The RNA shown here (small-subunit ribosomal RNA) has 1472 nucleotides and comes from an uncultured bacterium. RNAcentral holds the sequence, with entries from ENA.
RNA sequence: AGAGUUUGAUCAUGGCUCAGAACGUACGCUGGCGGCACGCCUAACACAUGCAAGUCAAACGCAGUAGCAAUACUGAGUGGCAGACGGGUGAGUAACAUGUGGGAAUCUGCCUUGUGGUUCAGGACAACAUUGGGAAACCGAUGCUAAUACUGGAUAAGCCCUUACGGGGAAAGUUUUAAUGCCAUAAGAUGAGCCCGCAUUUGAUUAGUUAGUUGGUGAGGUAAUGGCUCACCAAGACAAUGAUCAAUAGCUGAUCUGAGAGGAUGAUCAGCCACACUGGGACUGAGACACGGCCCAGACUCCUACGGGAGGCAGCAGUGGGGAAUCUUGCACAAUGGAGGAAACUCUGAUGCAGCGAUGCCGCGUGAGUGAAGAAGGCCUUUGGGUUGUAAAGCUCUUUUGUAGGGGAAGAUAAUGACUGUACCCUAAGAAUAAGGUCCGGCUAACUUCGUGCCAGCAGCCGCGGUAAUACGAAGGGACCUAGCGUAGUUCGGAAUUACUGGGCGUAAAGCGCGCGUAGGCCGUUGAGUUAGUUAAUUGUGAAAUCCCAAAGCUUAACUUUGGAACUGCAAUUAAAACUGCUCGACUAGAGUUUGAUAGAGGAAAGCGGAAUACAUAGUGUAGAGGUGAAAUUCGUAGAUAUUAUGUAGAACACCAGUUGCGAAGGCGGCUUUCUGGAUCAACACUGACGCUGAGGCGCGAAAGUAUGGGUAGCAAAGAGGAUUAGAUACCCUCGUAGUCCAUACCAUAAACGAUGAUUGCUAGAUGUUGGAAAUUUAUUUUCAGUAUCGCAGCUAACGCAUUAAGCAAUCCGCCUGGGGAGUACGACCGCAAGGUUAAAACUCAAAUGAAUUGACGGGGACCCGCACAAGCGGUGGAGCAUGUGGUUUAAUUCGAAGAUACGCGCAGAACCUUACCAACCCUUGACAUGUCUGUCGCGAGUUUAGGAAACUAGACUUUUCGGUUCGGCCGGACAGAACACAGGUGCUGCAUGGCUGUCGUCAGCUCGUGUCGUGAGAUGUUGGGUUAAGUCCCGCAACGAGCGCAACCCUUGUCUUUAGUUGCUACGCAAGAGCACUCUAAAGAGACUGCCGGUGACAAACCGGAGGAAGGUGGGGAUGACGUCAAGUCCUCAUGGCCCUUAUGGGUAGGGCUUCACACGUCAUACAAUGGUGCAUACAGAGGGUUGCCAACCCGCGAGGGGGAGCUAAUCUCAGAAAAUGCAUCGUAGUCCGGAUCGUAGUCUGCAACUCGACUACGUGAAGCUGGAAUCGCUAGUAAUCGCGGAUCAGAAUGUCGCGGUGAAUACGUUCCCGGGUCUUGUACACACCGCCCGUCACACCAUGGGAGUGGGUUUUGCCAGAAGCCGUUAGCCUAACCGCAAGGAGGGCGACGACCACGGCAGGGUUCAUGACUGGGGUGAAGUCGUAACAAGGUAGCCGUAUCGGAAGGUGCGGCUGGAUCACCUCCUU
Repeated sequence: AGAGUUUGAUCAUGGCUCAGAACGUACGCUGGCGGCACGCCUAACACAUGCAAGUCAAACGCAGUAGCAAUACUGAGUGGCAGACGGGUGAGUAACAUGUGGGAAUCUGCCUUGUGGUUCAGGACAACAUUGGGAAACCGAUGCUAAUACUGGAUAAGCCCUUACGGGGAAAGUUUUAAUGCCAUAAGAUGAGCCCGCAUUUGAUUAGUUAGUUGGUGAGGUAAUGGCUCACCAAGACAAUGAUCAAUAGCUGAUCUGAGAGGAUGAUCAGCCACACUGGGACUGAGACACGGCCCAGACUCCUACGGGAGGCAGCAGUGGGGAAUCUUGCACAAUGGAGGAAACUCUGAUGCAGCGAUGCCGCGUGAGUGAAGAAGGCCUUUGGGUUGUAAAGCUCUUUUGUAGGGGAAGAUAAUGACUGUACCCUAAGAAUAAGGUCCGGCUAACUUCGUGCCAGCAGCCGCGGUAAUACGAAGGGACCUAGCGUAGUUCGGAAUUACUGGGCGUAAAGCGCGCGUAGGCCGUUGAGUUAGUUAAUUGUGAAAUCCCAAAGCUUAACUUUGGAACUGCAAUUAAAACUGCUCGACUAGAGUUUGAUAGAGGAAAGCGGAAUACAUAGUGUAGAGGUGAAAUUCGUAGAUAUUAUGUAGAACACCAGUUGCGAAGGCGGCUUUCUGGAUCAACACUGACGCUGAGGCGCGAAAGUAUGGGUAGCAAAGAGGAUUAGAUACCCUCGUAGUCCAUACCAUAAACGAUGAUUGCUAGAUGUUGGAAAUUUAUUUUCAGUAUCGCAGCUAACGCAUUAAGCAAUCCGCCUGGGGAGUACGACCGCAAGGUUAAAACUCAAAUGAAUUGACGGGGACCCGCACAAGCGGUGGAGCAUGUGGUUUAAUUCGAAGAUACGCGCAGAACCUUACCAACCCUUGACAUGUCUGUCGCGAGUUUAGGAAACUAGACUUUUCGGUUCGGCCGGACAGAACACAGGUGCUGCAUGGCUGUCGUCAGCUCGUGUCGUGAGAUGUUGGGUUAAGUCCCGCAACGAGCGCAACCCUUGUCUUUAGUUGCUACGCAAGAGCACUCUAAAGAGACUGCCGGUGACAAACCGGAGGAAGGUGGGGAUGACGUCAAGUCCUCAUGGCCCUUAUGGGUAGGGCUUCACACGUCAUACAAUGGUGCAUACAGAGGGUUGCCAACCCGCGAGGGGGAGCUAAUCUCAGAAAAUGCAUCGUAGUCCGGAUCGUAGUCUGCAACUCGACUACGUGAAGCUGGAAUCGCUAGUAAUCGCGGAUCAGAAUGUCGCGGUGAAUACGUUCCCGGGUCUUGUACACACCGCCCGUCACACCAUGGGAGUGGGUUUUGCCAGAAGCCGUUAGCCUAACCGCAAGGAGGGCGACGACCACGGCAGGGUUCAUGACUGGGGUGAAGUCGUAACAAGGUAGCCGUAUCGGAAGGUGCGGCUGGAUCACCUCCUU
């Protein structure tokens, strides 16, 4: 410090996720030792038991025990001090509770320092004794008694009150001394109370709150100020700088994280606060409204004799419960501290220690060295080996820890040690007692095999798993950390993802529709003053601990101690006076006023005008009109449409008209008048900062819509009808109501857009235009205010913006923080309503989005090409037949091929074989290969017997007796047998593959290097202007070159030359012979290149025409198929990974099937006839084949063919008669002398064998069919059409296929359209790429949520009732020791009663919140459901926004608006 994830790829925006650190943790697996820390975060839930606060006899009396006594000890009680500390918890509390800094009107036991006192009296009450009641707790009566308990008097230096005269108030003793108490008072210290400034969570879907409320006067009360309380008076006080209300929460030092700023937290330790079963209350006291005190009420628990009582672990242990989860009913007061005491001492679950827990931090160990035969075993393997791995074993050492034995501290300053025989030290034996967890697809370090087969499972995100999983499970190996390792949870970080440091708002989320303006924020130049802000210095404070630095102490570290620094804060004092603020004064550049001009669809009202439309009346006139893609509904002979004239009505204002003008925006358009707002320019003068922005607030605000009253020509939601359609609640057509118009009142929203808030300043220009002004050279320049286009710097993710900024700055306001849910629900406000404004959450996804790029696509555009269309010729589709396919059938009808690119295809040829299929019968190392062992030496071939369908099984006979040799059963070979490795598979996967092939397409494309441009994907080159069959060539150009394709090179054909000539040829010849001129054959050459001429073109490339030439612009034909596409085809040609079968899915045999047959489709051949059929006669080819072959002559047969045998291994012989054609004859338009299917009979040939199931022949039979619907195919010249010939395969079996020649046309104006392709461009929400994407209803399942008659809790509040304990007040009742009084009595006190306040409780009504609720609304998510096809391309009616209405649904339509609309044309503008 970053990384993964949206896309085909890119940049940006933006969320999600990860790597780090931490924890009072928990869980899983594992676990040797020690030190230091820490350990109920949940139920402030309930608690058994024990302990946690007592002490003092030097305050006091009594009783008991011991003692002879003195005396000592013990006990309860009176009294004193302490139980307000220490310890626990965090419920409440949003507050002067806390933190920090100040303040004045206070108190303070014990402690310290002073000063002054400490005198005289008195009466009781406990205990105790005697009794009574009670179960108990405890209570009562009578009597006795002490005090440092209680009371009175005296005194008063200080002290308190005061009208300043005066008045008031104290004490305690103990004791032998010493000492210590007590009282008053002054001060200190400590502690506490009170007041104030600032800081201190969230919510405005909480906006108003408050009657003791705010203040005053007086009184009361308190230690003390104060409405703290009361009486009276006034009407205030708080609040947008957030009152009140609601929710949550103890606060802080600090802790965690972070570079910091921040964010989160508030365990342990420390400070403060609050609480002590819940609520209320006071008493005592220096201090409490009191955790282990009291009273009352309530709930709960316990005891009870039912009458009454007792209790409060949020002290330490501990129990139950809750929970994912948190310890021992331990030891000791030895240390530190606390209470009491003069002290000894007592008490102390504070504390010190120990125990339990890997809960954390820190330290140590589980051994070290050597050791290659790289052992065994495991795993992998290409079978060679590799790896585990110096790892182990072995050898040599060591002993930390642990065990055993011995010694043994400090903590203590004289005594006292719980810890503890602890820490530590010494000795002995012995590698001995001690390693796991997670992970290994990327992020992220670490890889293989097997199993599994979208199953089981994994997963933090992306994602993995559908038969070759580095992602699941296991194993081997590896990586990381280590007594731990992972997981879960939480916090910070990364996240600049709330942005103070440090973000944004044209299109990604985001500028309010626009203005006026309040509070607030900000504000021109200059002088003086002030010092609030500001700056500096000093002082005080900022507790300790923590953090940091430096030392020191535990063997080290963690830990602890000491010192320093720091605590960035607050306050005070002093100083400065620049800046901001404030006060006073001045200025004119901002702002405004006056004067004079100017332009304008600015606003309001009234009046007027013409064109058009509709209607009405009248005329002319006749059959249609209207409307559409085409129609129909509709109107019209009752006279329409058309036309003429007149009238009426309402609405809107053509041309001018313009990216012209005006207005804040919405918006504004005929003309005239009236009223009125604003702007601009020019020039002098004036005011003197009067300014900018603007939360709330107020006003304006298109269209639609609402209300009332008018009006209604046209248009037109709804509605009706007609069309279209599968449907058509639409698009189109004919009608048509609200509405549109006016007046008045509402509504307050729009793509209210420049998707761009307002104001100010600064930063190159160019061009056009509107309104002014000035100057001059009179057609130019300058300037101000607008309005447009282009463009520099700069900015931007890019697109783009660019003086009218989206640049550089300043001020103020508004708004945003992933997508969906949702601008929705609830609440509130507004509205007559429709609805508007404000505005969430649960849940769900890992994306959603912007700009640009490359493709693909478009019922987008431009250009070009092609038998693509057109122009022609001939077909298919109709018939019967052949053949292939589907389907059907079957035991099997083997398998594959499936739009083009399957279907006379694999198959260049299924009777058996082929053959893979079916049923049956056989074989199991096998029909075939290699290896091992044994045997034989020939193997084999032939004949034959028996069984059998055959394979096969069991025999017999005949023939022959392997080769080499080092002479070794040594080598080779063959055969048989045995066991095992293995063979074998046309079994599966063409979606694991190689190879081969089809197709786009013989289309002209596909790329690279360097350079340049761009952040980048990419672009450029390859685009543009011409041209070509062509990315062919030329020109231009930030490109320059190159490669694969094109072309050429190759074969063939057309002309000529040369050479060579037999089997070819013949001008010689009967032949032999001769010759090679010609034909021909087969080798080498020539020839054609836009080379020449003219024209066009740009002086190019090229095109057009011509000459010459056998051939002319690629001469014709072939071979040749770029990068790639279709997971195209083929595992059944072959090869091959993986899987599967192994007495069978292998092998053999004979038979059957692949040849079925209602039917459908494809492709051929043959026809339907006279351009023909038939008969007779007569011509002319080419290219091929042939010894298992072609087969001549001749003979036989009607014929297929048979016999026969010459020739030929082929320019020699043969297949082999070419046929159309031509000549003559006949037929005469007919189901025929056309056509030949089908069937019968008889044959031929091949072959072991023609039944299923061959071809051919002869005779007979003679079906459909008379030119073929929609639709569709081929072909541009030696082509189509037509005619025959040959080959491969093959025993036989072509209408198929591959070749060959003969005869031999028609047409092409042209590119509008159909199809396919190429290039450029455009749009895109597509990228599996339009066979794409995608919307809504409905149906089903699940989830969360709103409404809901209500129901049940919590909380709060108003009114009323009630009123315990208690303080306060009153008191006519009762009682009464101290003082006064001789007494009576009084003073004072107590009880009781009454009153005020008040907790619990009750009644009634509100607010708020939570849970639940029949039913119901929408939302989300789900597998491949249903209906349509709304959106994305012009998405097939451009889309979207607002509104209204309608419809199963997406949605349709009306009105207004926007471009975030394609295309064409026009206009305007800009550049050159």